[in-house]
RNA sequence: UAGUCGAACGGUAACAGGCAAAGCUUGCUUUGCGCUGACGAGUGGCGGACGGGUGCGUAACGCGUGGGAAUCUAGCUUUUAGUGGGGGAUAGCCCGGAGAAAUCCGGAUUAAUACCGCAUAAGCCCUACGGGGAGGAAGGGGCCUCUUCUUGAAAGCUCUUGCUAUUAGAUGAGCCUGCGUAAGAUUAGCUAGUUGGUGAGGUAAAGGCUCACCAAGGCGACGAUCUUUAGCUGGUCUGAGAGGAUGAUCAGCCACACUGGGACUGAGACACGGCCCAGACUCCUACGGGAGGCAGCAGUGGGGAAUAUUGGACAAUGGGCGAAAGCCUGAUCCAGCAAUACCGCGUGUGUGAAGAAGGCCUGAGGGUUGUAAAGCACUUUCAAUAGGGACGAAAAGUUAUGGGUUAAUACCCCAUAGUUUUGACGGUACCACCAAAGGAAGCACCGGCUAAAUCCGUGCCAGCAGCCGCGGUAAUACGGAUGGUGCGAGCGUUGUUCGGAAUUACUGGGCGUAAAGGGCGCGUAGGCGGCACUACAAGUCAGAUGUGAAAGUCCAGGGCUCAACCCUGGAAGUGCAUCUGAAACUGUAGAGCUUGAGUAUUGGAGAGGAAAGUGGAAUUCCCGGUGUAGAGGUGAAAUUCGUAGAUAUCGGGAGGAAUACCGGAGGCGAAGGCGACUUUCUGGACAAAUACUGACGCUGAGGCGCGAAAGCGUGGGGAGCAAACAGGAUUAGAUACCCUGGUAGUCCACAGCUGUAAACGAUGAUAACUAGGUAUAGGAGGUAUUUUGACCCCCCCUGUGCCGCAGCUAACGCAUUAAGUUAUCCGCCUGGGGAGUACGGUCGCAAGAUUAAAACUCAAAGGAAUUGACGGGGGCCCGCACAAGCGGUGGAGUAUGUGGUUUAAUUCGACGCAACGCGCAGAACCUUACCUGGUCUUGACAUCCCGAGAAUCAUUUGGAAACAUAUGAGUGCCUCUUUACGGAGGAACUUGGUGACAGGUGCUGCAUGGCUGUCGUCAGCUCGUGUCGUGAGAUGUUGGGUUAAGUCCCGCAACGAGCGCAACCCCUACCUUUAGUUGCCAUCAUUAAGUUGGGCACUCUAGAGGGACUGCCGGUGUCAAACCGGAGGAAGGUGGGGAUGACGUCAAGUCCUCAUGGCCUUUAUGACCAGGGCUACACACGUACUACAAUGGCAAGCACAAAGGGCAGCGAACUCGCGAGGGUAAGCGAAUCCCAUAAAACUUGUCUCAGUCCGGAUUGGAGUCUGCAACUCGACUCCAUGAAGUUGGAAUCGCUAGUAAUCGUGGAUCAGCAUGCCACGGUGAAUACGUUCCCGGGCCUUGUACACACCGCCCGUCACACCACGGGAGUUGGUUGUACCAGAAGUAGUUGAGCUAA
Repeated sequence: UAGUCGAACGGUAACAGGCAAAGCUUGCUUUGCGCUGACGAGUGGCGGACGGGUGCGUAACGCGUGGGAAUCUAGCUUUUAGUGGGGGAUAGCCCGGAGAAAUCCGGAUUAAUACCGCAUAAGCCCUACGGGGAGGAAGGGGCCUCUUCUUGAAAGCUCUUGCUAUUAGAUGAGCCUGCGUAAGAUUAGCUAGUUGGUGAGGUAAAGGCUCACCAAGGCGACGAUCUUUAGCUGGUCUGAGAGGAUGAUCAGCCACACUGGGACUGAGACACGGCCCAGACUCCUACGGGAGGCAGCAGUGGGGAAUAUUGGACAAUGGGCGAAAGCCUGAUCCAGCAAUACCGCGUGUGUGAAGAAGGCCUGAGGGUUGUAAAGCACUUUCAAUAGGGACGAAAAGUUAUGGGUUAAUACCCCAUAGUUUUGACGGUACCACCAAAGGAAGCACCGGCUAAAUCCGUGCCAGCAGCCGCGGUAAUACGGAUGGUGCGAGCGUUGUUCGGAAUUACUGGGCGUAAAGGGCGCGUAGGCGGCACUACAAGUCAGAUGUGAAAGUCCAGGGCUCAACCCUGGAAGUGCAUCUGAAACUGUAGAGCUUGAGUAUUGGAGAGGAAAGUGGAAUUCCCGGUGUAGAGGUGAAAUUCGUAGAUAUCGGGAGGAAUACCGGAGGCGAAGGCGACUUUCUGGACAAAUACUGACGCUGAGGCGCGAAAGCGUGGGGAGCAAACAGGAUUAGAUACCCUGGUAGUCCACAGCUGUAAACGAUGAUAACUAGGUAUAGGAGGUAUUUUGACCCCCCCUGUGCCGCAGCUAACGCAUUAAGUUAUCCGCCUGGGGAGUACGGUCGCAAGAUUAAAACUCAAAGGAAUUGACGGGGGCCCGCACAAGCGGUGGAGUAUGUGGUUUAAUUCGACGCAACGCGCAGAACCUUACCUGGUCUUGACAUCCCGAGAAUCAUUUGGAAACAUAUGAGUGCCUCUUUACGGAGGAACUUGGUGACAGGUGCUGCAUGGCUGUCGUCAGCUCGUGUCGUGAGAUGUUGGGUUAAGUCCCGCAACGAGCGCAACCCCUACCUUUAGUUGCCAUCAUUAAGUUGGGCACUCUAGAGGGACUGCCGGUGUCAAACCGGAGGAAGGUGGGGAUGACGUCAAGUCCUCAUGGCCUUUAUGACCAGGGCUACACACGUACUACAAUGGCAAGCACAAAGGGCAGCGAACUCGCGAGGGUAAGCGAAUCCCAUAAAACUUGUCUCAGUCCGGAUUGGAGUCUGCAACUCGACUCCAUGAAGUUGGAAUCGCUAGUAAUCGUGGAUCAGCAUGCCACGGUGAAUACGUUCCCGGGCCUUGUACACACCGCCCGUCACACCACGGGAGUUGGUUGUACCAGAAGUAGUUGAGCUAA
């Protein structure tokens, strides 16, 4: 926030005026009078049921929409009639009393439009139509012209407004009803006033609304009941629409008013600001008792992420009361707060290149910010300042005039004119002078989606993130900066809804393999249904009428400067109802038809089903015979059986189970499934030809039945097989695979139970249509020889397979047996996991089945195909890959490298093959990078600048040296000048100084270049065009042959091409030719000797050529490529060897060759020097050498190479030394001289199998050489010493011919140092059946859950932490049902008492 009326009433508490009185301080006070304006409290009337708030409850006739009948309705309009005459009370006031208060009690007195009778009676009710019954009322205001008394009143007049009864309307309300209006079936049954009837009561009114009696109904799968959630609608948001979500503001309805219950009053309430009771809470109290209800407007507290002023006014609109003035009105109109939303406006406009400064970037030139700024010119919206200034105001009152009404010039109403006034907003909107660019821009983003990029910092840190994902030292993704992009008084984030999402698919999806066809049938409800006719008109279609509120949306127009906003009109509202019409289709009814379906007849096929009976083969067992030592079993064995006679074999018997051949991608059945034969009973399908019924059909939620194997129950049976179990093996283990046994079970019976399978064609049923080819099963027909009959052949129907077109499919594939094109019906799906699980229900003896979630968690899970890689997959092929051989390594000693250890340091790198006699073709110093110590700081080295000095050499002192110090000698070359001495400048060099810089074997080979290794000298790797595929991709490059080879040939939707292969190059093997010195010597001469003359034939040398090409012949082969064999030939099929290494792989190796980005260092991580170390030594590994001996050692004799090197060199001869070597020294820059005797071989002798006359390590002594220097730490020689070792475990390496093996020779490095490396020749084998296996590789194919690609991926337990959901002795709250106890207020009834005229 709800009052109002004195024009209903008695009245006068307060205020003002008036009158009267009193007191006096003569204009004040007091008192009186309701006289007037008015009016507190009270009686009475009307209104407080409207307006305002909220959404608790409600799944409902609550709401929406359309109908309906058995009702009421104050005030308003309308009709008719009336308003007569009485009565007694009671508030207030006064007196008294109780109480703290709220409040209450008693007495006296009083009024009414308060209350109660009576009269009159329109309508109502009953009726036997004669009548009977109940049943109303209130007055008030104004005026005195007439009558009476006469201050005034009564009567009267008059007026309007009331009042009573009544008729009709309007409005409002109550009731009934069709349809629509959430979710859950893990809620399937609910209901006793329940459903209906009769009668009565009750209500304004129909009705189980209530009661009595009777009947047993009513609702429900078209979802009752129960549970959960929810105010409903017009509308709003979104969407192309259909829809989806929602129900703030505005409007309609409903419900509620602290919680629950209740009635009263009233026209209307079971009443937000009324009453009673109960409860919770708050407040007052004298403790006895009382008061209260903001989900009205403000405001407070609390809660929360979050939501405003304790404002102004009734001026307007509206409401209540009133005759009216008027009063009231937190309704309302305004203002205040919040960018919360929508709309509009501003923060300037033009010009302006020196492209300013500054910032940022840079390739250092410049670019960009950017006409941007400054500067110049112009404008003044908005804000600010002073001034003017509306609309919203219409009425009402009053005056005059006219009209209407009336008997009336009263009154009242209407119109016109005049007049007096009414604005909260409001310092309003709006207008306008002057002035100044003056006061006014932010937020997000810049990896892709998505418009917009660079630098710096950071370094898997800090951080970002909507999804994918960024960040581990060059981040367009983090943070900052600059620049850019987007929007703009906003911008971004968060939340919510719809969209995109055809991702619940009505419009508009699917189910072979991605999620998804029920295991199969019968069949109920339901859904759908052949051909033609008639009728009806439910569906359907058309028209009309009513309704579908207003606002909103849309369209048109108008008003605020525009817009938002507002106003006017229209359209729309796809809906519902009623009426009229149409009759094609669906439906209903009637009467028909035969093609769908079915029945009858004939016929053949079949492991279709059930029952009874019968047979043979085999296994096992039992009995008997023969017979003897094994049998059995396996990859190999053992457990096991057997001398108590097995196995084997023969004869006889028992018992159970299964039915060889036929047998077939063949047949039958709905599916599961069905296999010896005979009989009985029985279901279905098919073919042919006719007859009959006349749509009888299809599908099928629930329901019923069938339903492999395993399992369960009861009772049988039990040969073989065989879960469990036992034993033996295998194995790291082996609760497995293998073996020996072996129990349930397998078999049979039960109208037994279970009810599931990859119950699969992973493909529901039915019907129709849409190229073919081929095979097979059943049946019918045709053809042919004269007939019958048979084979072949043709054709029709039904079934079962394969291939294949169109079409479909993501592809694979399907394809008349559809996964094609259509129709009908059913089942099922909606990301993966959790989970076909939990709980609940149903079924089951149990096992379990069926129905079936959620929390939580992930960003995938999945299908088909592609390319690779992989496989203890397959096929083909190759390689000293295996095999066949020869010789080694692994055992010993030594050498060398590595690991480890040690150390001041033992510098660093290399780590399977593809590190380890590797970088190192040679560490005593140097090298050297490491360590210790001593030194230097523009530096040991480079460039530039300034100063001095030629360079250089010799000597001295200190010191380990570097270095420091001192002295002396020496003055060169070029140019200019000068007579000359000299001077000046320059080049090279030395030295002092300054700063730019030098320097780094410091880090990163995972920032890099270059180089290299490896697969692998393996035969591969690709491209263009075309073609195929939606695509990734394929084809070519696969196939048949062949090759060392993707070598070649043939074929082929491919045709060509490139890098690789091969060839071209070098060496070697044969020949020719050219040329003969230093090479050679056949002939001639000569010598010790090709030594010399001579010669250039031969050898040889080194230039140029030739030669070999499957060219020739035969065979094989596809008329090919090619292969096999042969001839000739020095050489034959690549003659032998070398160089040559495709696309790529290994983040392979190297920053310590070199180069180089980044980082680090700068009196040191740089530089110099001395000494040490890289050479250590319990040990382990790799690679070598030498051996273990007789194919040998030793001694003696004696023969034959090639290829190299040489001047700081090779060094002959001679000589000394046992020797290494020394001395002296010729020759040679080398086809001339030297290194330089090759050795094994061969001949002879000896040793005679032993740790030796093998073997040589180690150690002692003595030496030589190189070098500044052999201690750490060189090589060699001589004498002495004489380890291990007697052929090497597991394992492992090389080699296919001039090779392995064996023998020596040379070279690089180098002062010296070789068992290493590189090269050279001598002697000179064995073996290869072959491709099963090991290793590596190539091609094709296959599988794949792998793609950092099998060193992959991945499963489960366990341990720890955390999250979610469960369990848990229990405990507690809420909701609900049934039964019962107690029971307030209240209503109704009954009884009693009191009061009253009522």
Small-subunit ribosomal RNA from an uncultured prokaryote, 1398 nucleotides, folded computationally. Its Rfam family is "Bacterial small subunit ribosomal RNA". The prediction has a mean pLDDT of 82.